[in-house]
Context: one part of a larger RNA
RNA sequence: CACCGCCCGUCACACCAUGGGAGUUGAUUUUACCUUAAGCCGGUGAGCUAACUCGCAAGAGAGGCAGCCGAUCACGGUGGGGUCGAUGACUGGGGUGAAGUCGUAACAAGGUAGCUGUAGGAGAACCUGCGGCUGGAUCACCUCCUU
Numbered sequence: 001c002a003c004c005g006c007c008c009g010u011c012a013c014a015c016c017a018u019g020g021g022a023g024u025u026g027a028u029u030u031u032a033c034c035u036u037a038a039g040c041c042g043g044u045g046a047g048c049u050a051a052c053u054c055g056c057a058a059g060a061g062a063g064g065c066a067g068c069c070g071a072u073c074a075c076g077g078u079g080g081g082g083u084c085g086a087u088g089a090c091u092g093g094g095g096u097g098a099a100g101u102c103g104u105a106a107c108a109a110g111g112u113a114g115c116u117g118u119a120g121g122a123g124a125a126c127c128u129g130c131g132g133c134u135g136g137a138u139c140a141c142c143u144c145c146u147u
Base pairs, nucleotide, nucleotide: 003110005107008103009102011100013097014096015095016094018092019091020090023087024086025085026084027083028082029081030080031079032078033077034076039072041070042069043068044067047065048064049063052061053060054059113134114133115132116131117130118129119128120127121126
């Protein structure tokens, strides 16, 4: 390159990351229950028992051991919960991409001034109602300032 300008959104295509998602799966943690080794602890201990006590002795007692019972409990199992990750049909918008589609919303009074809060509506930009703002053009009037 200056209106043959600028510019908005839907749709289509490609790529990128991302949210939701029936679920699937992994890690970690927590909780309830089940099971329960060894050890320690408690009880029992009719079987066993050198040391200690009594006894001349036989034996008796104390203590201890095996055995049995109980409590505790590692690991393990089952169910529930929390956190984090991977994956997931489908789905939501987002970003990017010279020359795709539909329109033309905004920028001039942008051809219905625009913007804004809210409500309703619509292929899309948007449209309509009500309220607010001037960061609205034009015309007229008023006030003020400068020359």

Small-subunit ribosomal RNA, 3' minor domain from an uncultured Pseudomonadota bacterium, 147 nucleotides, folded computationally.